[in-house]
RNA sequence: AGAAUCAUAGCUCAAUUGGUAGAGCAUGCGCUUGAUAAGCGCAAGGUUAUUAGUUCAAUCCUAAUUGGUUCUA
Numbered sequence: 001a002g003a004a005u006c007a008u009a010g011c012u013c014a015a016u017u018g019g020u021a022g023a024g025c026a027u028g029c030g031c032u033u034g035a036u037a038a039g040c041g042c043a044a045g046g047u048u049a050u051u052a053g054u055u056c057a058a059u060c061c062u063a064a065u066u067g068g069u070u071c072u073a
Base pairs, nucleotide, nucleotide: 001072002071003070004069005068006067007066010025011024012023013022019056027043028042029041030040031039049065050064051063052062053061
């Protein structure tokens, strides 16, 4: 310098012919127990990396930018 790929909750990851975002762990509260642990229930937590475009509608499609990883030279 060129190419590929990734970016979603505190962490690890889902969500696919575009239809309004969820799980596990963790956190808080409650139930249970003599008390813990375990178990069960509930809750909170998101500008889907940023900006623009297409569309009635974008995590998803297009372009640019930023960052990570890998490959080639």

Transfer RNA from Guillardia theta, 73 nucleotides, folded computationally. The source organism's lineage runs through Eukaryota, Cryptophyceae, Pyrenomonadales, Geminigeraceae and Guillardia. Model confidence (mean pLDDT): 80 of 100. The RNAcentral record of the sequence draws on ENA. Rfam family: tRNA. Rfam classes the family as a transfer RNA. Gene Ontology term of the family: triplet codon-amino acid adaptor activity.